The prediction has a mean pLDDT of 83. Predicted 3D model of a 72-nucleotide RNA (transfer RNA) from a bacterium. The RNAcentral record of the sequence draws on ENA.
């Protein structure tokens, strides 16, 4: 240097044009003598940055940047 493939909620991750999602977790209430479990609900996101393309972008498309492999 060149290819690949990732960055999305506090973690691990889904979502490949048309209200950003679940599972830990965190918070509140129920329930128990306490706890632990259990159930019911709430809080948390400029979808790595910049830019473009569409009526609309996490999604396409350029560029960039930070982890990972592989090539030379």
């Nucleotide at each position: 240097g060149c290819g690949g493939c990732g960055g999305u909620a506090g973690u691990u991750c889904a979502g490949c044009g048309g209200u950003a999602g679940a599972a830990c977790g965190u918070c509140u209430g129920c329930u128990u003598c306490c706890c632990a479990a259990g159930c019911a609900g709430a809080a948390g996101g400029u979808c790595g940055c910049c830019g473009g393309u569409u009526c609309g972008a996490a999604u396409c498309c350029g560029g960039u940047u930070c982890g990972c492999c592989g090539c030379u």